[in-house]
RNA sequence: CUCGAUCAAGCCAAACUCCUCGCGAGGGGAGGACGGAAAGCUUCGGGUCUUCGCUGGAAGAUAGCCGGGCCGCCGAGA
Numbered sequence: 001c002u003c004g005a006u007c008a009a010g011c012c013a014a015a016c017u018c019c020u021c022g023c024g025a026g027g028g029g030a031g032g033a034c035g036g037a038a039a040g041c042u043u044c045g046g047g048u049c050u051u052c053g054c055u056g057g058a059a060g061a062u063a064g065c066c067g068g069g070c071c072g073c074c075g076a077g078a
Stems, first nucleotide, its partner, number of pairs: 001077004011036002016031006034064001040070003044067003047062006
């Protein structure tokens, strides 16, 4: 630098259920595993969604929608 999730050491945790915060999209906690090789961090660009307004738009949500940026474990190859 490239490739990968077979092995080792481990990691995260969808749906769903309960509690909780929020007008809402959704967030947090517990249980739970569909999956993940960045499902680690970052709203920078786009997408989608919510609230307000409805002419343009404003404020938010989503990093497990895609791309960009930063950092990084294991294995294989060069």
A computed fold for a 78-nucleotide RNA from a Desulfuromonadales bacterium, annotated as c-di-GMP-I-GGC riboswitch aptamer.